[in-house]
RNA sequence: AUGGGCCGGCGGACGGUCGCGUCGCGGCACUUCGGUGCACGCGCCGAGGAACGUCCGGGCUGCACAGAGGAGAACGGUGGGUAACACCCACCCGGGGCAACCCGCGAGCAAGUGCAACAGAGAGUAGACCAGCCUUCCGGCGCAGCCGGGAGGUCCGGGUGAAAGGGUGGUGUAAGAGACCACCGGCGUUCGUGGUGACACGGGCGGCCAGGCAAACCUCGUUCGCAGCAAGGCCGGACAGCAGGCGUUGACGCUCCUCGCCGAGCCUGCGGGUGGGCCGCUAGAGGGUGUCGGCAACGGCACUCCGAGAGAGAUGACCGUCACCGCCGAUCUCCGGAUCGGCGGGACAGAACCCGGCGUACAGCCGGCCCAUUCCG
Repeated sequence: AUGGGCCGGCGGACGGUCGCGUCGCGGCACUUCGGUGCACGCGCCGAGGAACGUCCGGGCUGCACAGAGGAGAACGGUGGGUAACACCCACCCGGGGCAACCCGCGAGCAAGUGCAACAGAGAGUAGACCAGCCUUCCGGCGCAGCCGGGAGGUCCGGGUGAAAGGGUGGUGUAAGAGACCACCGGCGUUCGUGGUGACACGGGCGGCCAGGCAAACCUCGUUCGCAGCAAGGCCGGACAGCAGGCGUUGACGCUCCUCGCCGAGCCUGCGGGUGGGCCGCUAGAGGGUGUCGGCAACGGCACUCCGAGAGAGAUGACCGUCACCGCCGAUCUCCGGAUCGGCGGGACAGAACCCGGCGUACAGCCGGCCCAUUCCG
C1' cells in the first nucleotide's frame, strides 16, 4: 500500500420565529370559598439506539399454596457471571478459512419403536441391473482349447442416489468374501498421566465395524403454580334480575390417593348498570469516572450525575450560521491532497408499569487492535 477479521462509539451543534403537551405562576369566568373551567399570557421541562417486534427472563401486583405420585411445558458440551434467562464470558469438541477469526437447537439412534420422496437390481438381520471371474449342462468348430446359449456361485469394477454396510496387503478358495491374519482408521472397555471439568495424550484388552434422522415418538437429567398495570388498591356513583346444570350420599382445592376446608354453595348462558376521580407512576438489579479483584463476562469500594410519565392521542415545522457527506468548477501542489465558490443531501423509527437480554430496521460517519500478501529500510 491493497485486501480481510474483530471490538467499541456517534446518530448533528448553536441561535431565532411559530405550533403542541404536562407542571408552576398570573389573568378572566363560575363558586357551596374547598375549588372548577378556559380556543388567554409568561416561565421551566418534554423520546431512542433501537423507545420497535413483544420472542425469552425477572421485579412488582392479585389469586392459589398440604404431601406423594402422575400429566404438561421449557432447556441440554464443561466451568463461571447474573435477580434470572433460551442471555453473556472463557474453554472443550465438530466444521469452514493460508491466517486474524467465524459457524454449531452440541445429551442419548451399539434402550426400544418408527421414517427415508425420486432414482436404483438392492435403503438396513442388504443387493446380481451392466461388465468381469468361476463351476456345471447343451450345441458348434480348424478340438490340451475357443465361441454361443441355459442354470448357479461371487460384491472385484461400473451405474443409481443425500446415503450402497471400513482401508491396504496377504492367507484361503472353483472363483471370491473379515471367512481368517497383520498393520492402519474408527468404536467400546479398562489403566496411567495432565486438567476443577468438558476433554486431551499414551498403554492394554475386545469383537471385525455398529450408516442418517430425536425442530420423529421416546429415554435420561435439570427447572417450572396461574394471570397480568385493562395487574391491583381507595373514594364516589348507577342498576334488575332470569334460565339451565351439579350439589349436604358431598360441591371446592389441574387429575388420582391420602389430606384440608366448609356445612352451603359452585359452574354456565342470557339480560341490566357504570365506564368518573385519586393512587400504583417512575431514583432504578440506574448511568459515568477513578481504583482494586478477575483472562473475561462481571463484582467490591469511593466520588459524581439523573426535570416525559399522559386521555390510547403532545415532543413538530420554517429560517440563519457552523460542522459532515456527495457532485461540478477554479487555483495551488511535495500528486497523497489542500483552499475557495456553487448546487444538492441527512436514514430507521417514535415512550405509556419498570428493568435485563435476544431479534430485526438504519442515511452518513468516527476510533482502536489484529491477520494475509507485496514493496522499502

Description:
Predicted 3D model of a 377-nucleotide RNA (Bacterial RNase P class A) from Leucobacter sp. wl10. Rfam family: Bacterial RNase P class A. Rfam classes the family as a ribozyme. The sequence is in RNAcentral, with records from ENA and Rfam. Its mean pLDDT, the model's own confidence on a scale to 100, is 76. A source record names the gene rnpB.